RNA sequence: GCCCAGGUAGCUCAGUCGGUAGAGCAGUAGACUGAAAAUUUACGUGUGGCUGGUUCGAUUCCGGCCCUGGGCA
Numbered sequence: 001g002c003c004c005a006g007g008u009a010g011c012u013c014a015g016u017c018g019g020u021a022g023a024g025c026a027g028u029a030g031a032c033u034g035a036a037a038a039u040u041u042a043c044g045u046g047u048g049g050c051u052g053g054u055u056c057g058a059u060u061c062c063g064g065c066c067c068u069g070g071g072c073a
Stems, first nucleotide, its partner, number of pairs: 001072007010025004019056001027043005049065005
C1' cells in the first nucleotide's frame, strides 16, 4: 500500500428486503432477613466511530476519513 471482518447501553452481543433500538450480565432502589447471601419487583434521554450524500424518513444504502482484528505484498 491492497483485501476482508468489525466499531450499537458500564461489559458481552443481537437487530436490519430503510419506518421513531433490544437481550443477558453489571448497577441503583424496593420486598424478603436479626443482618447478609440467594430469590424477587421496578428502573435505560444509548450523539448507533466521525463526516457528507440519497430519501418524506438511515443503525440499516452510497462516498471519504478514524480506530480494532486478520490476510497479501
Molecule: transfer RNA
Organism: Firmicutes bacterium UBA1764